[in-house]
């Protein structure tokens, strides 16, 4: 650093310390932040992907060692395609806006295997 693979609507920070200005990857929004964000330390939670036990036909439980994770939906958007709505101009077509749900596509996190 590029490949496979699975997951990404839940969950858990209003705690102390140390720092001091940006911070949420990126775009464009929207947020967060000198009443201290963002990060680092401690000391809690959160969930359960790997590892360990047990147990099935399929599974599924127990733990909490290895990681992750503790504003917002991966905060929302970005490419394809569109339901519903709204306007227009026609008249049941056609164009504008908004836009559910889907899929990609980027990212994340754990596994694998270079």
């Nucleotide at each position: 650093c590029a490949c496979c693979c699975a997951u990404c609507a839940a969950g858990a920070g209003a705690c102390g310390g140390c720092u001091g200005a940006g911070g949420g990857a990126c775009u464009g929004g929207c947020c967060c932040g000198a009443a201290g964000a963002c990060g680092c330390c401690g000391a809690g939670g959160c969930a359960a992907c790997c590892a360990g036990g047990c147990u099935u036909c399929a599974u599924g439980c127990c733990c909490a060692g290895g990681u992750g994770c503790c504003a917002a939906a991966u905060c929302c958007u970005g490419c394809g395609a569109g339901a519903a709505c709204c306007g227009g101009u026609a008249u049941u077509a056609c164009c504008g806006g908004c836009g559910a749900c889907c899929g990609a596509c980027a990212g994340a996190u754990g596994g694998g295997a270079g």